Predicted 3D model of an 848-nucleotide part of an RNA (large-subunit ribosomal RNA, domain II) from Katablepharidaceae sp.

Context: one part of a larger RNA
C1' cells in the first nucleotide's frame, strides 16, 4: 500500500548480532639520555608607542606614576517594594504574666496587642455575598467527528455597598424623618477570603553611609616675652663747625642811636664717633652664619632721640604720624580645643577569574544647562499557552499628500526685446486764425509673438515615504426582543438555532504577558538632504550607516574610509588592495599619450592649486585656397590723367582734413612702410614668370609647459623609474585577512532518548543542531583569605613558612608534587560567618 483484521509487501527509526575501517584510553614491546619533550638565558628576524584616568576624542608638548614592603575603599542598622525559600493559615507573630520535672534563650499556656479578616466619606455616620457573555489549560463522554463540565487570568455587560446628584410616599411635635423608583457621576470597594511570620537577594531613603579632600560657619578658651600705642619709673648719647638774645670796651654823634672789636653759647642748626635705620652696589650668602645675614657705600646723631623695667588695651576686638601696617617665623579678622567623621550636583581613587546577554549621551519637567526626577534603550526572574500570533521585508487593492521636476505664448509676482494698433490719456513738432482738424513722433495702454525667473508662485506632478485591508471576532440562511427608526414587522441593534473548514496573497519566525532593577540623559563622523555664514576640521537639523564599546586585512602613518566584525588549531579559497626592490605576488600581454635646465608624472577619503597663457605635441570641428597651378621661395613689373581739392612756411602717395572718381592694362591704392625742408629713391598690396601638390585662418581637447615665492634638511612611503615601475584603455595570471568551506576540539543555547541484573549516577548519560566581539551596566558558576561548628585526615621517619634554570593538572583565579631550608604545628570535604583579594588615591608607615 493492500487486506478476510490476522497477515503480506515496503519505507524509515532504534536494538542485537557479525564483519571491516579509525581513534582513545588501559597493559606491553621496541627506539631512547640531556632529545624530536620542558624551563631558563643570549642572539636574529617579523609585529609592536605607557600604563591608570576624565574625555566625542590620549603615546600625547593633558593630569597622577622612581622602586619595594606592610596597610588601604559600598560596610552595619531601621523603614519600604519586589523576588525566592520555610512554617502555619482566616489567622499569624512574638512580647509581658503564668506554668512545666527547669531561678528556660529553646517547651506549654493566658491576655492584651501588631499585621490581616471591609469598604466608603472632610465629617456625623451608613456599610457589600454563588450573575451573563467571549477566550481559556485541564477533566468526564466518545472508536472517531464531536459534545459536556469549565480552575487560575484576561476582556466585557451587570447586580450590591459607601460618597455625590436628583426623588420625594409615609409618619409626626412643622420641623425633622426619609421608603420605592433613579443617574453616560464617583471609590485604594464587594460578587465563596490570604494573609502573617522568619531568613535571604536586589533596589530606594535616613543615618559619617564607598573612601580621602575644602574655602567657610558656630561655641569656650589661650596670648602685648615679637610687635602697635599710652602711662609711671630708670639708663645712654665722641670730637668739631656755625656763632641768636644778652653783656664789655673804644668810635662817631646835640641826641635818638649807630659802627668796630670783644665777650657769650641759644638752636625740632651743620659735619660726625657710639646708637638707631637700612640708600645703593639690584655686591657676598643663597642644602646660607642667618626661615632676612655679611661687607663697602648711605640717613640721622640733642629730639616728634635712643632704651632697660613696670603697667594698660584681646579676635569683629585692640593698636596704627594710616602701609590693611602690627597683634609671639600665623593677620582684608591670631592661636588652641571642640560641634566634627562640618558639607561638596566637584577632582582623585575604589583590590580575583571565567561564562552567558549588553546599552545610552534622546523625550518631557525642574533657581534645569558639571546635576536629577520621567519615558526611551538594557538585564534577570518569571507567568500563560503551542497554534494562534508576529514582522524595520515583499506583493495585491485602496486612501491622503504638494516636495523634486516642470511651467510662466496658464492666474499671482518678477522681468527682456522688438513687431503691429482702432479708440483711449499725456508730451513735443509742422500745416493752420482755431479745431476731440490733419500729419509727424515719444511715452502710457492695447493685441499677438519672444527672453529670463519664485522658500512663504502654480494649472500639471514624481521617485521615496506614511495609513487601512487581505476572513470563523467571517459568509449565508432562520426565528425572536426593543421603550430607537419606518408609511409599514420598515430598518438598525441585540439574542438564540443551523449550514460552510479546499483556511482565503508571498517569505521567515514559538507566540502573548507581569514584575523589579542598573547604567545612560557631555557625544563625535561619513554619504546624502537642508537652515545660518565669506568661509571653517565653524555652528544647527534630517533619514541610514559607523566610531564611542571594537580587534583583523587594506589606505606608508591613522577613533570613523574600503573590505569584512573575532571561541581554540589545522588546510583550502576569496575581498579590499596589490604585483621592479625594500616586500608576498607580473621588470605579464595588448593599444595610445607624455620628456619636465628653477619642484615631470604616479591612485577614492586625503592631505590644496586658479584665471589666464604656449607656432610643446596629438587628435578632431568648421571655413576657406588649391593642377583654370595656390602657400612659400627666387626674378620681372607695380603706369598716365596728377605735384587730384583744401589747409599750410613747406605737404608732389605716405603732418593733417573731406572725398577717393577716370583711363591703360595681365596688375598697378588719388596709396602698406622706410625716407625728404620738400622732392628723389626703395618697398608693400596688386599682376606676371620659374617651380609641381598641397595650402591658410578660426575653434575645440589629451598629455606637456608658463603662471607657482617661505623660514632646521624632506618626503609619490623610501629607493628608484622614461617604448616607465609615469598617464589612458583591454586581457590573463598570481599574492593577500581573525571573511567564505570541510576537519577536530572548547564553551553556550536549544532539542531527543536514556540506567530492572552489580557500586555510583537527574546538580547524570547519550546524540543532534546552531551560535561564540564587547565600554557601561545585568546575571550565573568557579578560585583564594581570616574565624566557628560538624566530619575525614596530616605531622619530629619533620607542620607551617620560605627558596627553586625540577615535574604535573586547569580557559583563567589558582592548584598538586620533587628538591633544599626550616623546627610544631597544619590540612581536604559539608556549613555558618567576615575587618576577605590592589599599581595607581600629589594615597599613609617603614625601607633602598
Nucleotide at each position: 500500500g493492500c487486506c478476510u483484521c490476522g497477515g503480506c509487501u515496503u519505507u524509515u527509526g532504534c536494538g542485537c548480532a557479525u564483519u571491516c575501517a579509525g581513534g582513545a584510553u588501559g597493559c606491553u614491546g621496541g627506539c631512547g639520555a640531556a632529545a624530536u619533550g620542558g624551563u631558563u638565558u643570549c642572539a636574529a628576524u617579523u609585529g609592536a608607542c605607557c600604563c591608570g584616568u576624565c574625555u566625542u576624542g590620549a603615546a600625547a608638548c593633558a593630569c597622577g606614576g622612581a622602586c619595594c614592603a606592610a596597610g588601604g575603599a559600598g560596610u552595619c542598622u531601621a523603614a519600604c517594594a519586589c523576588g525566592u525559600a520555610u512554617g502555619c493559615g482566616a489567622g499569624u507573630a512574638g512580647c509581658g504574666g503564668g506554668g512545666u520535672g527547669g531561678c528556660a534563650a529553646a517547651c506549654c499556656u493566658c491576655g492584651a496587642u501588631g499585621c490581616g479578616c471591609a469598604a466608603u466619606g472632610a465629617a456625623a455616620g451608613u456599610g457589600a455575598g454563588a450573575g451573563g457573555u467571549g477566550g481559556g489549560a485541564a477533566c468526564c463522554c466518545g472508536c472517531a467527528a464531536g459534545g459536556g463540565u469549565g480552575c487560575a487570568c484576561c476582556a466585557u455587560c451587570g447586580a450590591c455597598c459607601g460618597a455625590c446628584c436628583a426623588g420625594g410616599a409615609u409618619c409626626u411635635u412643622u420641623a425633622g424623618u426619609g421608603a420605592a423608583a433613579g443617574g453616560u457621576u464617583u471609590g485604594a470597594g464587594u460578587u465563596g477570603g490570604a494573609g502573617c511570620a522568619u531568613a535571604u537577594c536586589u533596589g530606594u531613603u535616613g543615618g559619617g553611609a564607598c573612601c580621602c579632600g575644602a574655602a567657610a560657619g558656630a561655641u569656650g578658651g589661650u596670648g602685648a616675652a615679637c610687635u602697635a600705642u599710652g602711662c609711671c619709673u630708670g639708663a645712654g648719647c665722641a670730637g668739631g663747625a656755625u656763632g641768636a638774645c644778652g653783656u664789655c670796651a673804644g668810635a662817631g654823634g646835640a641826641a635818638a642811636c649807630u659802627c668796630u672789636g670783644a665777650u657769650g653759647g641759644a638752636a625740632g642748626u651743620c659735619c660726625g664717633c657710639a646708637g638707631c635705620g637700612g640708600u645703593a652696589c639690584u655686591g657676598a650668602c643663597g642644602u646660607g652664619c642667618a626661615a632676612a645675614u655679611c661687607g663697602u657705600u648711605c640717613g640721622u646723631c640733642a629730639a616728634a632721640c635712643u632704651u632697660g623695667g613696670g603697667u594698660a588695651u584681646a579676635g569683629g576686638g585692640g593698636c596704627g604720624a594710616a602701609a590693611g601696617a602690627c597683634u609671639a617665623a600665623u593677620c582684608g579678622a591670631a592661636c588652641c580645643a571642640u560641634c566634627u567623621a562640618g558639607u561638596a550636583g566637584c577632582u582623585g581613587g575604589u583590590u580575583u577569574c571565567c561564562u552567558c546577554c549588553g546599552a545610552a549621551g534622546u523625550u518631557u519637567c525642574c533657581c534645569u544647562c558639571a546635576g536629577g526626577a520621567u519615558a526611551g534603550c538594557u538585564g534577570a526572574a518569571g507567568c500563560u499557552c503551542a497554534a494562534u500570533c508576529a514582522a524595520g521585508u515583499u506583493u495585491u487593492a485602496u486612501c491622503g499628500g504638494g516636495u523634486a521636476a516642470a511651467g510662466c505664448g496658464a492666474a499671482u509676482g518678477a522681468u527682456u526685446a522688438g513687431a503691429g494698433g482702432c479708440c483711449u490719456c499725456a508730451g513735443a513738432g509742422g500745416u493752420g486764425a482755431a479745431a476731440c482738424a490733419c500729419c509727424u513722433u515719444u511715452g502710457a495702454c492695447c493685441u499677438a509673438u519672444u527672453c529670463u525667473c519664485a522658500a512663504a508662485c502654480u494649472u500639471u506632478a514624481a521617485a521615496u515615504a506614511g495609513g487601512u485591508a487581505a476572513g470563523a471576532a467571517g459568509c449565508g440562511g432562520c426565528g425572536g426582543c426593543u421603550g430607537c427608526u419606518u408609511a409599514a414587522c420598515u430598518g438598525a441593534g441585540c439574542c438564540g438555532c443551523c449550514g460552510c473548514a479546499c483556511u482565503g496573497a508571498a517569505u521567515u519566525g514559538g507566540a502573548g504577558c507581569u514584575u523589579c532593577a542598573a547604567g545612560u540623559g557631555g557625544g563625535c563622523c561619513a554619504u546624502u538632504u537642508u537652515u545660518g555664514g565669506u568661509a571653517a576640521g565653524c555652528a544647527g537639523a534630517a533619514c541610514u550607516g559607523g566610531c564611542g564599546a571594537u580587534g583583523c586585512g587594506g589606505g606608508a602613518u591613522g577613533a570613523a574610509c574600503c573590505g569584512a566584525a573575532c571561541g581554540c588549531u589545522g588546510u583550502g579559497u576569496u575581498a579590499a588592495g596589490g604585483u621592479g626592490c625594500c616586500a608576498a605576488a607580473g621588470u605579464g600581454u595588448u593599444g595610445g599619450c607624455u620628456c619636465a635646465u628653477g619642484u615631470a608624472g604616479a591612485c577614492a577619503c586625503c592631505a590644496u592649486a586658479a584665471a589666464a597663457g604656449g607656432u610643446g605635441u596629438u587628435g578632431g570641428u568648421u571655413c576657406a585656397u588649391u593642377u583654370a597651378g595656390a602657400c612659400a621661395g627666387c626674378a620681372g613689373g607695380a603706369c598716365g590723367g596728377u605735384g587730384g581739392c583744401c589747409a599750410u612756411g613747406g605737404a608732389a602717395g605716405u603732418c593733417g582734413g573731406a572725398a577717393c572718381c577716370c583711363g591703360c592694362u595681365a596688375a598697378g591704392g588719388a596709396g602698406u612702410g622706410u625716407g625728404u625742408a620738400a622732392c628723389a629713391a626703395c618697398u608693400c598690396a596688386c599682376c606676371u614668370g620659374c617651380c609641381g601638390a598641397a595650402u591658410g585662418a578660426a575653434c575645440c581637447a589629451g598629455c606637456c609647459c608658463u603662471g607657482a615665492a617661505a623660514a632646521u634638511g624632506g618626503a609619490u612611503g623610501g629607493c628608484g623609474c622614461u617604448c616607465a615601475a609615469g598617464c589612458c584603455g583591454a586581457c590573463c595570471a598570481c599574492c593577500g585577512a581573525u571573511a567564505c568551506a570541510c576537519a577536530g576540539c572548547c564553551a553556550u543555547u536549544a532539542g531527543a532518548g536514556c540506567a530492572a541484573a552489580u557500586g555510583c549516577g537527574a546538580g547524570g548519560c547519550u546524540c543532534u543542531a546552531a551560535u561564540g566581539a564587547g565600554u557601561a551596566g545585568g546575571a550565573g558558576g568557579a578560585c583564594g583569605u581570616g574565624g566557628g561548628g560538624g566530619u575525614u585526615g596530616u605531622g619530629a621517619c619533620g607542620c607551617a613558612g620560605c627558596c627553586u634554570u625540577g615535574g604535573g593538572c586547569g580557559u583563567g583565579a589558582g592548584c598538586c608534587u620533587g628538591g633544599g631550608u626550616g623546627a610544631a604545628a597544619c590540612a581536604g570535604c559539608c556549613u555558618c560567618u567576615a575587618g576577605u583579594g590592589c599599581a595607581g588615591a600629589u594615597c599613609u608607615u617603614g625601607g633602598u

Rfam family: Eukaryotic large subunit ribosomal RNA. Its family is annotated with structural constituent of ribosome and ribosome in the Gene Ontology. The literature on the family includes a 2002 paper in BMC Bioinformatics by Cannone et al., "The comparative RNA web (CRW) site: an online database of comparative sequence and structure information for ribosomal, intron, and other RNAs". The source organism's lineage runs through Eukaryota, Cryptophyceae, Kathablepharidacea and Katablepharidaceae.